[in-house]
Context: one part of a larger RNA
RNA sequence: CCCUUGUUAAGGAACUCGGCAAAAUGACCCCGUAACUUAGGGAGAAGGGGUGCCUGGGAGACCAGGCCGCAGUGAAUAGGCCCAAGCGACUGUUUAUCAAAAACAUAGGUCUCUGCUAACUCGAGAGAGGAAGUAUAGGGGCUGACGCCUGCCCAGUGCUGGAAGGUUAAGGGGACGUGUUAGCGAAAGCGAAGCAUAGAACCGAAGCCCCAGUGAACGGCGGCCGUAACUAUAACGGUCCUAAGGUAGCGAAAUUCCUUGUCGGGUAAGUUCCGACCCGCACGAAAGGCGCAACGACUUGGGCACUGUCUCAACAAGGGACCCG
Numbered sequence: 001c002c003c004u005u006g007u008u009a010a011g012g013a014a015c016u017c018g019g020c021a022a023a024a025u026g027a028c029c030c031c032g033u034a035a036c037u038u039a040g041g042g043a044g045a046a047g048g049g050g051u052g053c054c055u056g057g058g059a060g061a062c063c064a065g066g067c068c069g070c071a072g073u074g075a076a077u078a079g080g081c082c083c084a085a086g087c088g089a090c091u092g093u094u095u096a097u098c099a100a101a102a103a104c105a106u107a108g109g110u111c112u113c114u115g116c117u118a119a120c121u122c123g124a125g126a127g128a129g130g131a132a133g134u135a136u137a138g139g140g141g142c143u144g145a146c147g148c149c150u151g152c153c154c155a156g157u158g159c160u161g162g163a164a165g166g167u168u169a170a171g172g173g174g175a176c177g178u179g180u181u182a183g184c185g186a187a188a189g190c191g192a193a194g195c196a197u198a199g200a201a202c203c204g205a206a207g208c209c210c211c212a213g214u215g216a217a218c219g220g221c222g223g224c225c226g227u228a229a230c231u232a233u234a235a236c237g238g239u240c241c242u243a244a245g246g247u248a249g250c251g252a253a254a255u256u257c258c259u260u261g262u263c264g265g266g267u268a269a270g271u272u273c274c275g276a277c278c279c280g281c282a283c284g285a286a287a288g289g290c291g292c293a294a295c296g297a298c299u300u301g302g303g304c305a306c307u308g309u310c311u312c313a314a315c316a317a318g319g320g321a322c323c324c325g
Base pairs, nucleotide, nucleotide: 001320002319003318004317005316006315007314008313010311011310014309019306027051028050029049030048031047036041038145052067053066054065055064056063057062068072080304081303082302083301084300085299086298087296088295092104093103108143109142110141111140112139113138114137120129121128122127146291147290148289149288151221152220153219156218157217158214159213160212161211162210165209166208167207171203172202177197178196179195180194183190184189222240223239224238225237226236249283250280261277262276263275264274265273
């Protein structure tokens, strides 16, 4: 000097990214216990008091009297607590070996497919799973308890339905043409049938075009100018564009660039935190919106208790390092 452990004056988070680590709390009995709440909970809330031994009584629980110590769950094992906010309802699951979470899952919601040889999946097939199930079933997508809700746009894309018209494959169909040559012709040339080549019109399904529907389908949800008897602002008006121009709720937010926005609270002092405001760079309604009791080895801010985290270090024990043998 290092490791493990113990104790410490006064102070008590001044340490630090952050109370990390440590300390503190701790069992049992009694009293007592708030907001909020889904009435179950919250709750061991919080906060207090008690605990040994002897004698007597009592069935016992226990009661009465007495005794000792600094200390009686006499050693050991044995919750720290509170307030506020974010996220996720919850128990659960996960990166075997740096991430346990706000990620995944979840009951619940909703859309859609599927009538049974089901849809769907695996397989070349036979076949198997689905299921020895049958729409209160099974597959797929999204959302994610519960409460209150879930607005407008079907122009584009997708899906569903429609069938009048347009377009459209193989196939059917075979016209015109071309090659060949019996024949005709003085020649140039013409040229039947057959064979060969080449194939027009016409017929011809789905699809696409087209016509509708559909958003808890993919998605989208404006600009400029003016206006009120101080000013400011604009309920109001005008105009352009659009398929339609963001409703409720929320909002400097896990989203706010400017930004440490502004005001209020908390502190002596607060880029964090909480409550408001709304100028939302760039929230917004099942890629759900806003709330929410309970829950969380989650995240953030504050407080009480407690402490060697610190002011500021000291001592002790054990084990190393180091020295001698």
Source information: The prediction has a mean pLDDT of 89. Predicted 3D model of a 325-nucleotide part of an RNA (large-subunit ribosomal RNA, domain IV) from a Caldicoprobacterales bacterium. RNAcentral holds the full RNA, with entries from ENA.